RNAcentral holds the sequence, with entries from ENA.
Predicted 3D model of a 73-nucleotide RNA (transfer RNA) from a Planctomycetota bacterium.
It matches the Rfam family "tRNA". About the family: Transfer RNA (tRNA) molecules are approximately 80 nucleotides in length. Rfam links the family to the GO term triplet codon-amino acid adaptor activity.
NCBI's taxonomy places the organism under Bacteria, Pseudomonadati, Planctomycetota.
The prediction has a mean pLDDT of 82.
């Protein structure tokens, strides 16, 4: 220089082009306990990497950038 993969919640990850983007972990509140862990119940947290583009509809398809990986030369 080429190529393929990846980017979603604080983190580790789901997610046929159509309810409202979810789960494990974490974090808050309350149940429980003499207390504390475990437990349990509810709850906050998300410009889905950034810009176009296709669609009636994009986290999903497409292009270009960024940024990691690997892998060729």
């Nucleotide at each position: 220089c080429g190529u393929g993969c990846c980017a979603u919640a604080a983190c580790u990850c789901a997610g046929c082009g159509g309810u409202u983007a979810g789960a494990g972990u974490g974090c808050g509140a309350c149940c429980c306990u003499u207390a504390u862990a475990a437990g349990g119940u509810c709850g906050a947290a998300g410009u889905c990497g950034a810009g176009g583009g296709u669609u009636c509809g994009a986290g999903u398809c497409c292009c270009u950038c960024u940024g990691g990986c690997a892998c060729g030369a």